[in-house]
RNA sequence: GGGGUCGUAACUCAGCGGGAGAGUGCUACCUUCACACGGUAGAAGUCACAAGUUCAAACCUUGUCGGCCCUA
Numbered sequence: 001g002g003g004g005u006c007g008u009a010a011c012u013c014a015g016c017g018g019g020a021g022a023g024u025g026c027u028a029c030c031u032u033c034a035c036a037c038g039g040u041a042g043a044a045g046u047c048a049c050a051a052g053u054u055c056a057a058a059c060c061u062u063g064u065c066g067g068c069c070c071u072a
Stems, first nucleotide, its partner, number of pairs: 001071007010024004018055001026042005048064005
């Protein structure tokens, strides 16, 4: 240099055109003498970035950036 794959909550990931979600973690409350476990509620996101297509994009197209793999 060429090719492939991935980028979504603090972490691990789902979501393949029309409501941004799960588990773990975090916060508050209940429970306990206290901690843990358990229960209830809640917060936390530029869907890597930009442009395009579309009535509508996390999702489709193009480019850029970053991680990993293959190859010269």